[in-house]
RNA sequence: CUUAUCCAGAACGGCAGAGGGGACGGCCCGAUGAAGCCUAGCAACCGGUCCUAGUCCGUCACGGCGGAUGCGGAUACGGUGCUAAUUCCGGCGUCUGGCGCUCAGAACGUCAGGCGAAAGAUGAG
Numbered sequence: 001c002u003u004a005u006c007c008a009g010a011a012c013g014g015c016a017g018a019g020g021g022g023a024c025g026g027c028c029c030g031a032u033g034a035a036g037c038c039u040a041g042c043a044a045c046c047g048g049u050c051c052u053a054g055u056c057c058g059u060c061a062c063g064g065c066g067g068a069u070g071c072g073g074a075u076a077c078g079g080u081g082c083u084a085a086u087u088c089c090g091g092c093g094u095c096u097g098g099c100g101c102u103c104a105g106a107a108c109g110u111c112a113g114g115c116g117a118a119a120g121a122u123g124a125g
Base pairs, nucleotide, nucleotide: 001125002124003123004122005121006120011039013038014037015036019029020028021027024090025089026088040083041082042081045079046078047077048075049074050073051072054069055068056067057066058065059064087119092116093115094114095113096112097111098110099109100108
């Protein structure tokens, strides 16, 4: 840099001892014990293994047999990852609705909600 995913899931354990949730603004978690380490667990992203629809090839005593590929599925065996809160929420854009402003509408402001982007995280390349 490219690409996929990010509303599911997972600790009442041991050591440790004050911080943590990326930054900012919020809002939270934390001595009923944060970070970190160990252990335990969760999860099919990559690899492995197993099953398998379909397709192709070979062979055949036409019943079949063997091989390749492989939609899909299973499995935590190997490589990561993860184990408060949606990626905790927001910031940018857009749409819808309420309210304010106005004689009225538009514009603008504000609140709520939907969608998208940005940024970030993780995997694979």